[in-house]
RNA sequence: GCUCAGAUGGCGGAAUGGUAUACGCACAACACUUAAAAUGUUGCACCGAAAGGUAUGCGGGUUCGAGUCCCGCUCUGAGCA
Numbered sequence: 001g002c003u004c005a006g007a008u009g010g011c012g013g014a015a016u017g018g019u020a021u022a023c024g025c026a027c028a029a030c031a032c033u034u035a036a037a038a039u040g041u042u043g044c045a046c047c048g049a050a051a052g053g054u055a056u057g058c059g060g061g062u063u064c065g066a067g068u069c070c071c072g073c074u075c076u077g078a079g080c081a
Base pairs, nucleotide, nucleotide: 001080002079003078004077005076006075007074010025011024012023018064027043028042029041030040031039045054046053047052057073058072059071060070061069
């Protein structure tokens, strides 16, 4: 240099172009307990008083609608030279 695969909440990881983050882990509060562990319930991206807005590596494009399709770039892994 070329080819291929990938980048999604704190972590793992799903998502046919149609509610972005299912499910699990971790964490927090509460219940239970003498206390803890286990178990159960609830919560858990950001801004905002709220309404609402933003958010899938970055920047564009297509589309009524993009994590998903197209273009460029960054980074990671594999292969070729």
Transfer RNA from a Candidatus Magasanikiibacteriota bacterium, 81 nucleotides, folded computationally. The organism belongs to Candidatus Magasanikiibacteriota, within Bacteria. The coordinates come from a structure-prediction model, not an experiment, and the mean pLDDT is 81. Rfam family: tRNA. About the family: Transfer RNA (tRNA) molecules are approximately 80 nucleotides in length. Rfam classes the family as a transfer RNA. Gene Ontology term of the family: triplet codon-amino acid adaptor activity.